[in-house]
RNA sequence: AGUUCAUCUAGAGGGGUGUAGGGAACGGCCCGUCGAUCCCCCAGCAACCUCCCCGAGCGCGCAUUGUUCCUUCAAAGGAAGCGAUCAGGGUGGUGCUAAUUCCGGCCCGCGCCAGAGUGGCGCGGGAAAGAUGAGUG
Numbered sequence: 001a002g003u004u005c006a007u008c009u010a011g012a013g014g015g016g017u018g019u020a021g022g023g024a025a026c027g028g029c030c031c032g033u034c035g036a037u038c039c040c041c042c043a044g045c046a047a048c049c050u051c052c053c054c055g056a057g058c059g060c061g062c063a064u065u066g067u068u069c070c071u072u073c074a075a076a077g078g079a080a081g082c083g084a085u086c087a088g089g090g091u092g093g094u095g096c097u098a099a100u101u102c103c104g105g106c107c108c109g110c111g112c113c114a115g116a117g118u119g120g121c122g123c124g125g126g127a128a129a130g131a132u133g134a135g136u137g
């Protein structure tokens, strides 16, 4: 590179540098010399992953191998807690901080208009593509 799963109508901006494009691509529509995008600093949002604390109900254990932890090379001994889930708080790894992923294309359904060209407009659902995270590779 590819691939799997989850999420994507919520939320969150100031400064510096620097210059002409930017919003992935195409069409539309926007943003941008009142300085955008990118990059850097600071701040914030969120809760995908990690670890810790606290609480709830549940399961197992504290009852003779059977649960968890500690000591030990082991045998064995000691302790009573331990586990996953959910709610809250925090650490760390990412991510994000214009517009629903800005909207659309492909498919399906409904409504209106037109009237036989399988059209136009609107609404809803799904797909495709993309983004982010966690795995795999």
Base pairs, nucleotide, nucleotide: 002136003135004134005133006132007131008130013042014041015040016039021031022030023029026104027103028102043097044096045095048093049092051090052089053088055086056085058083059082060081067080068079069078070077071076101129106126107125108124109123110122111121112120113119
Molecule: SAM riboswitch aptamer (S box leader)
Organism: Streptacidiphilus jeojiense